[in-house]
RNA sequence: AUGUCCCUUCUAGCGCCAUGUACCUGUUGGAGCGGAAUAACAGGUUGACGAGGAAAAGGGUGAUCGAAAAUUCGGCGGAUGCCCUUUCGUACCGCCCAGUACGAGAUAUGCCGUUAAAUAUGCGGGUAACUGCAAAACAAAAACGGUAUAAUGGGAUGAA
Numbered sequence: 001a002u003g004u005c006c007c008u009u010c011u012a013g014c015g016c017c018a019u020g021u022a023c024c025u026g027u028u029g030g031a032g033c034g035g036a037a038u039a040a041c042a043g044g045u046u047g048a049c050g051a052g053g054a055a056a057a058g059g060g061u062g063a064u065c066g067a068a069a070a071u072u073c074g075g076c077g078g079a080u081g082c083c084c085u086u087u088c089g090u091a092c093c094g095c096c097c098a099g100u101a102c103g104a105g106a107u108a109u110g111c112c113g114u115u116a117a118a119u120a121u122g123c124g125g126g127u128a129a130c131u132g133c134a135a136a137a138c139a140a141a142a143a144c145g146g147u148a149u150a151a152u153g154g155g156a157u158g159a160a
Base pairs, nucleotide, nucleotide: 014077015076016075017074020073022045023044024043025042026041027040028039049066050065051064055087056086057085058084059083060082061081088103089102090101091100092099093158095155096154097153098152107150108149109148110147111146112145113144114143121134122133123132124131125130
């Protein structure tokens, strides 16, 4: 370096559900009978779909983007977001001082290009709410690639 086998992971829209909301089932109750609604009790179900995101420390806040049938409500825990301070680093040709922008993919802006999953559908499981798997379509932000434009003052000094 290559091949085979086994195990683990594929990770922050992440994990969880004691009480609530929503939904399902059963029982009780339910006008004279039957049924329904409401109600009580018991047992369950759901409760973030992917994209994207970490220089270090401290403080604050309590977190980007779109998709969806919108409870993705509410709550607990966590969190790579944002703001401030300090430090480190990168870019502005190299060095020093200062400054600005940024974060090891290390300037800004415009244009073009590239990149989902769920829902739905199909096949199963469950009385049901719901759930497992399969394969196809459809985003935005950021980033990346291309391109255009705009990109620092001072000092010493060197290279091209």

The RNA shown here (glmS glucosamine-6-phosphate activated ribozyme aptamer) has 160 nucleotides. It matches the Rfam family "glmS glucosamine-6-phosphate activated ribozyme aptamer". Gene Ontology terms of the family: catalytic activity and regulation of gene expression. A reference for the family is Winkler et al. (2004), "Control of gene expression by a natural metabolite-responsive ribozyme", Nature. Rfam describes the family as follows. This entry contains a glucosamine-6-phosphate activated ribozyme that is found in the mRNA for GlmS. GlmS is an enzyme that uses fructose-6-phosphate and glutamine to generate glucosamine-6-phosphate. Rfam classes the family as a riboswitch. Model confidence (mean pLDDT): 75 of 100.